Notes: Predicted 3D model of a 481-nucleotide part of an RNA (small-subunit ribosomal RNA, 5' domain) from an uncultured Alphaproteobacteria bacterium. The full RNA is in RNAcentral, with records from ENA and SILVA.
Context: one part of a larger RNA
RNA sequence: GAAUGAACGCUGGCGGCAUGCUUAACACAUGCAAGUCGAACGAGAUAAAGCUUGCUUUAUCUAGUGGCAAACGGGUGCGUAAUGCACGGGAAUCUACCUUUGGGUAGGGAAUAACCAUUGGAAACUUUGGCUAAUACCUUAUAAUAUAGGCAACUAUCAAAGAUUUAUCGCCUAGAGAGGAGCCCGUGUCAGAUUAGGUUGUUGGUGGGGUAAAAGCCUACCAAGCCUGUGAUCUGUAGCUGGUCUGAGAGGAUGAUCAGCCACACUGGGACUUAGACACGGCCCAGACUCCUACGGGAGGCAGCAGUGGGGAAUAUUGGACAAUGGGGGCAACCCUGAUCCAGCAAUGCCGCGUGAGUGAAGAAGGCCUUUGGGUUGUAAAGCUCUUUCACCUGUGACGAUAAUGACGGUAGCAGGAUAAGAAGCCCCGGCUAACUCCGUGCCAGCAGCCGCGGUAAGACGGAGGGGGCUAGCGUUAUUC
Numbered sequence: 001g002a003a004u005g006a007a008c009g010c011u012g013g014c015g016g017c018a019u020g021c022u023u024a025a026c027a028c029a030u031g032c033a034a035g036u037c038g039a040a041c042g043a044g045a046u047a048a049a050g051c052u053u054g055c056u057u058u059a060u061c062u063a064g065u066g067g068c069a070a071a072c073g074g075g076u077g078c079g080u081a082a083u084g085c086a087c088g089g090g091a092a093u094c095u096a097c098c099u100u101u102g103g104g105u106a107g108g109g110a111a112u113a114a115c116c117a118u119u120g121g122a123a124a125c126u127u128u129g130g131c132u133a134a135u136a137c138c139u140u141a142u143a144a145u146a147u148a149g150g151c152a153a154c155u156a157u158c159a160a161a162g163a164u165u166u167a168u169c170g171c172c173u174a175g176a177g178a179g180g181a182g183c184c185c186g187u188g189u190c191a192g193a194u195u196a197g198g199u200u201g202u203u204g205g206u207g208g209g210g211u212a213a214a215a216g217c218c219u220a221c222c223a224a225g226c227c228u229g230u231g232a233u234c235u236g237u238a239g240c241u242g243g244u245c246u247g248a249g250a251g252g253a254u255g256a257u258c259a260g261c262c263a264c265a266c267u268g269g270g271a272c273u274u275a276g277a278c279a280c281g282g283c284c285c286a287g288a289c290u291c292c293u294a295c296g297g298g299a300g301g302c303a304g305c306a307g308u309g310g311g312g313a314a315u316a317u318u319g320g321a322c323a324a325u326g327g328g329g330g331c332a333a334c335c336c337u338g339a340u341c342c343a344g345c346a347a348u349g350c351c352g353c354g355u356g357a358g359u360g361a362a363g364a365a366g367g368c369c370u371u372u373g374g375g376u377u378g379u380a381a382a383g384c385u386c387u388u389u390c391a392c393c394u395g396u397g398a399c400g401a402u403a404a405u406g407a408c409g410g411u412a413g414c415a416g417g418a419u420a421a422g423a424a425g426c427c428c429c430g431g432c433u434a435a436c437u438c439c440g441u442g443c444c445a446g447c448a449g450c451c452g453c454g455g456u457a458a459g460a461c462g463g464a465g466g467g468g469g470c471u472a473g474c475g476u477u478a479u480u481c
Stems, first nucleotide, its partner, number of pairs: 001481004006477005013353006019346002021311001026309003030306003035068003040065002043062009075264003084189007093181003098177008106140004115130003120125001146157004162169002190236003197227003202224008239261004243254004266287005289300004317343001319342003325339001326337004356386004366377004390422001392417005400408001425470005430451003436465005446453002
């Protein structure tokens, strides 16, 4: 000098765009953050109509069965020095929805929730009996271009579901694609030798098991290997990268915001469901903590968005809207979406603008200095003549979205109006380093980044006048180059 997710002190007019718990992965009151489908299904409620007076139809609504989603989106950086990440390769794999292509969609059956009755319980919840539907479940048939038999032939095996407003939407099977995911290899990836040996499923083989898939991934047996001074093992620290800051570069430091990958979801472990999880707002077990309890037993997990306490030098609203973009469900209408888009708060940063312009010497008054003559503040002020950016008032009023739909927002902008009116501070002045005098103080009080100032004329302390620098900021502190 440059920089910062900064903080602190003094000060503070406006706008745009960004950014905002770096500390306790500490504990959390409250609300919201994942639902949707009646064009899969039975049932119930409400309203209307028709009448056969207890049924039918239509509309709306729902708890339940069923489907899809909930594995995305959002958060955090605990762990992890390599099961990670970056770059480049590879073969032994899977893939719901989507696109595309071929073929198929036949016949039966038994249950069960809801509901009704009922048992236990303070509650959470729960027991038993009975009734019922399906795109839920089971079974038969059919079947190759699929799978298995090394296989051309041949043999064997496996499927389906209907709905409707009649346009379609689905279902099963097989192939291809796209996108996604899993696995393996090479190279690179912090410090310590005051860590020198480490390893027994360890290294390799065979048989078996296991996975979607290669493999000591697991197991039995056999062999004795494997890694290591090119630093194994151990210890400490740390998410990695694109990037960011600095620097002429080489390099050094760093990894907030945005984007990619990874890991985690009160702590530890486990599986279930699923195309996909060993699953933040799912389940089970154990633990700590908090809450409810009729003491028998139960409930919970903000490292989602707000918000609270605590910690801290320090970091915001318990806001609006689904209008846009995107996501989930649905044929759709539409519903949901603290993703997102906006608004609020903060000079936290960057950028822009303003706080007036011209004229004005009796060089006014006042202040300060003085050699008492004057000098300086100083064209500065006043006065006179103008202008109206921004802010203010009135009116009008968008783009973003159009067939319709605007949270932002009566916002931005535009037009008109009024008045210089509402708008300047902070640090420094011994040298480095731009800027000097007086008074007070008297090695005191104090200053200080370094050198150093202060003990009676201090340009270095404190005040004043004057001056210098930057400016809605200016200084200080911390950190990096």